A computed fold for a 73-nucleotide RNA from a Clostridia bacterium, annotated as transfer RNA. The coordinates come from a structure-prediction model, not an experiment, and the mean pLDDT is 81. The sequence was found in a public genome assembly.
RNA sequence: GCUUCCAUAGCUCAGUAGGUAGAGCACUUGCAUGGUAAGCAAGAGGUCGCCGGUUCAAUUCCGGCUAGAAGCU
Numbered sequence: 001g002c003u004u005c006c007a008u009a010g011c012u013c014a015g016u017a018g019g020u021a022g023a024g025c026a027c028u029u030g031c032a033u034g035g036u037a038a039g040c041a042a043g044a045g046g047u048c049g050c051c052g053g054u055u056c057a058a059u060u061c062c063g064g065c066u067a068g069a070a071g072c073u
Base pairs, nucleotide, nucleotide: 001072002071003070004069005068007066010025011024012023013022019056027043028042029041030040031039049065050064051063052062053061
């Protein structure tokens, strides 16, 4: 330098043939216990990497950029 893949909650990851974004763990509150942990219930937390394009509407489609991974040279 070229090719491919990936970027979504604090972490690990789903998701949608375009129409209000989810799980597990972690966190908060409550229940429960003599107390702690486990357990149960509820809750908070996301401009879906950035900039554009298409569209009535983009996390999703297209282009560029950035960061990461693999391969080739």